[in-house]
Molecule: transfer RNA
Organism: Arthrobacter sp.
RNA sequence: GGUCUCCUAGCUCAGUUGGUAGAGCGCACGACUGAAAAUCGUGAGGUCCCCGGUUCGAGCCCGGGGGUGACCA
Numbered sequence: 001g002g003u004c005u006c007c008u009a010g011c012u013c014a015g016u017u018g019g020u021a022g023a024g025c026g027c028a029c030g031a032c033u034g035a036a037a038a039u040c041g042u043g044a045g046g047u048c049c050c051c052g053g054u055u056c057g058a059g060c061c062c063g064g065g066g067g068u069g070a071c072c073a
Stems, first nucleotide, its partner, number of pairs: 001072004006067002010025004019056001027043005049065005
């Protein structure tokens, strides 16, 4: 320098043909217990990497940029 993958909650990742963003773990509170652990319930937590475009509507499509990983040279 070239090709490709990935970027969404604190972490690991889903997200269908474009239609108001989810799970597990973690965290907070509650139940249970003599008290914990485990278990169960409830809840908080997001500018979907950034800028622009298309569209009535974008996490998803298009362009540019940044970052991550792999391969080729």